[in-house]
RNA sequence: AGGCAUGCAAGUCGAGCGCGAAGGGUUUGGUGCUUGCAUUAGACCCUGAAAGCGGCGAAAGGGAGAGUAACGCGUAGGGUACCUACCCCUGGGAUCGGGAUAGCGGCGGGAAACUGCCGGUAAUACCGAAUAACGUCCCCGGACCAAAGGUGAGAUUCCGCCUAGGGAUGGCCCUGCGUCCUAUUAUGCUUGUUGGUGGGGUAACGGCCUACCAAGGCGUUGAUGGGUAGCGGGCGUGAGAGCGUGACCCGUCUCACUGGGACUGAGACACUGCCCAGACACCUACGGGUGGCUGCAGUCGAGAAUCUUCCGCAAUGGGCGAAAGCCUGACGGAGCGACGCCGCGUGCGGGAUGAAGGCCUUCGGGUUGUAAACCGCUGUCAGUGGGGAGGAAAUCGGUUGGGGUUCUCCCCUUCCGUUGACCUAACCGCAGAGGAAGUCCGGGCUAAGUACGUGCCAGCAGCCGCGGUAAUACGUACCGGACGAACGUUAUUCGGAAUCACUGGGCUUAAAGAGUGCGUAGGCGGCUCGCCAGGUGGGGUGUGAAAUACCACGGCUUAACCGUGGAAUGGCGCUCCAAACCGGCGAGCUUGAGGAGGACAGGGGUGAGCGGAACUGAUGGUGGAGCGGUGAAAUGCGUUGAUAUCAUCAGGAACACCGGUGGCGAAGGCGGCUCACUGGGUCCUCUCUGACGCUGAGGCACGAAAGCUAGGGUAGCGAACGGGAUUAGAUACCCCGGUAGUCCUAGCUGUAAACGAUGAGCACUAGAUCGUGGGGGCUUCCACACCCUCAUGGUCGUAGCGAAAGUGUUAAGUGCUCCGCCUGGGGAGUAUGGUCGCAAGGCUGAAACUCAAAGGAAUUGACGGGGGCUCACACAAGCGGUGGAGGAUGUGGCUUAAUUCGAGGCUACGCGAAGAACCUUAUCCUGGUCUUGACAUGCUUGAGAACCCUCCUGAAAGGGAGGGGUGCCUUUCGGGGAGCUCUUGCACAGGUGCUGCAUGGCUGUCGUCAGCUCGUGUCGUGAGAUGUCGGGUUAAGUCCCUUAACGAGCGAAACCCCUAUCUCUAGUUGCCAGCGGGUAAAGCCGGGGACUCUAGAGAGACCGCCGGUGUUAAACCGGAGGAAGGUGGGGAUGACGUCAAGUCCUCAUGGCCUUUAUGACCAGGGCUGCACACGUCCUACAAUGCACCGUACAAAGGGAAGCGACCUCGCGAGAGCAAGCAAAUCCCAAAAAAACGGUGCUCAGUUCGGAUUGUAGGCUGCAACCCGCCUACAUGAAGCCGGAAUCGCUAGUAAUCGCGGGUCAGCAUACCGCGGUGAAUAUGUUCCUGAGCCUUGUACACACCGCCCGUCAAGCCACGAAAGUGGGGUGCGCCCGAAGUCGCCGUGCUAACCCUCUGGGAAGUAAGCGCCGAAGGUGAACUCCGCGAUUGGGACUAAGUCGUAACAAGGUA
Repeated sequence: AGGCAUGCAAGUCGAGCGCGAAGGGUUUGGUGCUUGCAUUAGACCCUGAAAGCGGCGAAAGGGAGAGUAACGCGUAGGGUACCUACCCCUGGGAUCGGGAUAGCGGCGGGAAACUGCCGGUAAUACCGAAUAACGUCCCCGGACCAAAGGUGAGAUUCCGCCUAGGGAUGGCCCUGCGUCCUAUUAUGCUUGUUGGUGGGGUAACGGCCUACCAAGGCGUUGAUGGGUAGCGGGCGUGAGAGCGUGACCCGUCUCACUGGGACUGAGACACUGCCCAGACACCUACGGGUGGCUGCAGUCGAGAAUCUUCCGCAAUGGGCGAAAGCCUGACGGAGCGACGCCGCGUGCGGGAUGAAGGCCUUCGGGUUGUAAACCGCUGUCAGUGGGGAGGAAAUCGGUUGGGGUUCUCCCCUUCCGUUGACCUAACCGCAGAGGAAGUCCGGGCUAAGUACGUGCCAGCAGCCGCGGUAAUACGUACCGGACGAACGUUAUUCGGAAUCACUGGGCUUAAAGAGUGCGUAGGCGGCUCGCCAGGUGGGGUGUGAAAUACCACGGCUUAACCGUGGAAUGGCGCUCCAAACCGGCGAGCUUGAGGAGGACAGGGGUGAGCGGAACUGAUGGUGGAGCGGUGAAAUGCGUUGAUAUCAUCAGGAACACCGGUGGCGAAGGCGGCUCACUGGGUCCUCUCUGACGCUGAGGCACGAAAGCUAGGGUAGCGAACGGGAUUAGAUACCCCGGUAGUCCUAGCUGUAAACGAUGAGCACUAGAUCGUGGGGGCUUCCACACCCUCAUGGUCGUAGCGAAAGUGUUAAGUGCUCCGCCUGGGGAGUAUGGUCGCAAGGCUGAAACUCAAAGGAAUUGACGGGGGCUCACACAAGCGGUGGAGGAUGUGGCUUAAUUCGAGGCUACGCGAAGAACCUUAUCCUGGUCUUGACAUGCUUGAGAACCCUCCUGAAAGGGAGGGGUGCCUUUCGGGGAGCUCUUGCACAGGUGCUGCAUGGCUGUCGUCAGCUCGUGUCGUGAGAUGUCGGGUUAAGUCCCUUAACGAGCGAAACCCCUAUCUCUAGUUGCCAGCGGGUAAAGCCGGGGACUCUAGAGAGACCGCCGGUGUUAAACCGGAGGAAGGUGGGGAUGACGUCAAGUCCUCAUGGCCUUUAUGACCAGGGCUGCACACGUCCUACAAUGCACCGUACAAAGGGAAGCGACCUCGCGAGAGCAAGCAAAUCCCAAAAAAACGGUGCUCAGUUCGGAUUGUAGGCUGCAACCCGCCUACAUGAAGCCGGAAUCGCUAGUAAUCGCGGGUCAGCAUACCGCGGUGAAUAUGUUCCUGAGCCUUGUACACACCGCCCGUCAAGCCACGAAAGUGGGGUGCGCCCGAAGUCGCCGUGCUAACCCUCUGGGAAGUAAGCGCCGAAGGUGAACUCCGCGAUUGGGACUAAGUCGUAACAAGGUA
């Protein structure tokens, strides 16, 4: 492993050879002449380029990981089946000859690359002969095989040459074991395939190749195929076991543009060699050629991403050479990159007015922070100038001496000279704090918070999750935290994860036991003895390269880094020992297992036959109008006679009672009776065999119901279907019919909640109790009893186990053996492939994508068209209303310039508002004005006491002008000061503007319901439970009893107020019995305290007493007494909490907004508007009434800007005058009204009813038009008791009657109080509503107004199918067939050798042919990937449609 421009990366040797350019020297001659130079020619000498022959090298070094799942790699072995140039050791040898050929010269071809012919030449090139063993072959006789010289004056001696042996090194081959995923690749793969024989080939064994023979070989211990991948030492992580990985360094394999091939060579099928084919690129004169960076740099492309076209051979190493030396992108160095590791610096000390600035703030301050400034020091690093250790000496040259017997060679030695690309240390100077700090984070995990901005936006986010106006989570700032020349992010690996579990997990309900059995392979296997030694244990030994990691020591100032030594390397081999265990062999045993004999139980299975009841039908009889069916009905059947009933006949299916947590079977399953055939089991005997056993991947068999095929059968039932109902709909639930089917025979299917949701076998581990089948004992016998035992079916329960529920000798306990299965939810048991099936479908069985969960058990609540108990004017029983009318009032809506705002089921709506004509009142509207302001505080400029009065303008507010007036303190008389007013400016005021979902406070509601909790203890892993449950009882968690609870608190009750009775005390303004006075009369007066009353204090009621019931209880029932009897009546009092309930417009308050306005003032209007709807009321509809007359009896309040008597006037409302009264005194106020007595009215739109309207008045008030109340007269509407529905009330209550008060100038049918008259009904809890307790179910917890399903519609995403279409891969058949080896041939060609020589032979060779053969072509397949109209389902997506399937009995479990 995509393509590459350019340069370099392998040469060297002249001491192997020929030639010898250029250069130098000496010399001779010529020429120029500046007589010593230049030049030219020749000779000789030296040196020697380029090219060539020859030798060695080029197969090393360097790069890369494409291929390869393989003896490729690793480890341990083997090769008598092998090779090895250069190097080392040893033995032997080197004799005599020959012919060529490059270069070169000449002549050609070609653009180039290159090449042809002729001539001649050398060698360490080539050849012949000789010699020939310790070599090779051998039939053991024998045969065969070599060589080269060079240097030098000089070679047995130095360098080479030949032969043989040995060594070393390197290689080649073989073997055991180990080495990824996939069975959706298996009745599979293989034909040179497996083996043999002969031959060939190789360095060598071998089907390595070939001919023939045989038919083998491999495979579930995973062959073959597919996918992926170089392997190891190591590296990362981990406690380890493991898991992941294979960069750098080392070993090894493989590759060199792609594919094939050989040549040369010791070695290659050769990275920078050759040939061929192909793709690509370049040159070209178009004929033809050339190239291969996965060497070093560099370039383009691709990519998230990776450097200089550097220096040097100084060192180390390599090639060649005798050597000098040359070559060396190996290597040594430098450059670039914070890419990693290590070390160092960016300063040190002092310095508080805690400066300024920033940020926060409760405005006081805090913090940044000794931080800075400032003062005093130091000099690391960087900079600059010197200086040069070391990497270098075992280099090289010369030289001295010595040694190797001799030498040109080697070794030792002296001296001199010589070699650094690059790095530069230590050291000496110089200057100056000078040049040197960032990144991430601050909600939790996780160390570190404040402010502002933003407002589900912008954004953040590893997980949980932040952001919708107060964000410690976004952005910014300040502050803080972490690390620091780094810090964050992303990707990836290991860890945590016991979350694939060997160490070390599970399978009842969380995922998970196959539906059941038989059985193959495999795994595992009882007791005793002997032997073996494979496993096992121990000892020794070899190996386990180095590096790395570890330990020790050492070297660079330290460290990183490096050096030395050690230990370790879990593995494999060899060897010795042991023999318990596993295994093997042999021999035995009986307890496991099986057989035998005897006995027994049974819905075990198959077939045949028989039976009765019921049902339906048919026939006949009786009978005469309905039957049937339902919640209620209808469809249906019936006068052609149903239903009902009797008799007879027919048919099919199923077998009541017995019948049972009883029996049998492996499971599915099996139920009338009889017969035949047949499987299994249990008990007893302890008779036989002698481990024969257990489990069981594949395999085989069985296997409910439904379904399918063929043929029968069909009474009842009954999918589909038809009809009737129900319903909004009702393709359902209910009803009437009804086909397949259900039944039989033969076959198929092979699934179920096939469940004990619990695989099989063996053993062990407390019991109690009930059933079924056998055996035994006891008892003289029998046995219903009792005891023991085996098997089997249940329940409870100990220990243990378990998340809990639970389980517990029938284990889910404790162990052993074997099998099956699981690994988050959805997608999905789907798709695809395969296989089975007639089909339906079964078995095997994913992924993309998506979610942050899905799930189990239990807990507390809440809820239920679950259950039980209990309560409440909840219903029922009653009385009176509302809903209908008219009016009042509130609300909605509408309208409007505005109709201010709030309240919204109960718990908004006669509510805030206890009273809108102006005011109130609110920026609600229109218009006019003010701006430090209507109101508060402080400072400041100027003026003036304050204050009062007048005028102008104006609707007023406001604006403008003028006048009067000058006070207090002090004074040096100029003035100063305090206070007040106006004015200027600044702080600020103001806001009924927003947010009640930022809040306080207050309030409503559940609810005056009986609940809500705590401490300690106990139980539970825990949430939590217990207490607070249970039995009674109560109005009550009230009390009693029981009790693992014992106590306590907040609530209930009680304490408080009013009221009902009595007593005492005290009598004024109240009272008046008795005494006295007095009046027309009156407590009017003297007096009195008796009474009423007032208002203080007490008493009284406690189930205390009696009887009964009850647990000797609590308590309940009845009674007595008592004014009152079982909390006497009423009020106040409202637990923990719920509703983000209400209120920012009572008040307070955070934040936001506004500041000549959203503040303030004024005038007018509006809040009162009216088609309409609703709530709450008033008055009525009349005779229990209305009107009039007469007569009687309250309580509780209010009164000074007040209540206001008497008197007078007015029909009256009222007016005038005015007494009294801060009130038990006076006034409101009176006749209280209803009631009672009397009179009239006589059932009518009226003598009911009073709306509406007109006129005239009165009152309040500045002012009654919008818009007040009252009076008088007149007018006299609707309305004749109210649909569906709905409200209040259980006793002094409802109903009815009037009186008062607050608000208030005035205005009350409202509100708050007061008293008068004064009922009916209920002693029940079925139902509606609400509530309490216990229990049950739950998929709810925002808690049923919950949750949630499916279609459809929309968007988006991934996937499947699909006519087809595009591409990749893999083999197979056939065709063609390059290069090339091998073989055949070789008539052409040929120097060495031979011959009898113009030639022939031998030996070769070109060409040709053949086998094989790459690429290519073609055909049929297989396989993978992409695209694909259309189509299918799936996932996801705040507010779409339709229904309501599930969760509660989910309303049909």
The RNA shown here (small-subunit ribosomal RNA) has 1453 nucleotides and comes from a metagenome. The coordinates come from a structure-prediction model, not an experiment, and the mean pLDDT is 83.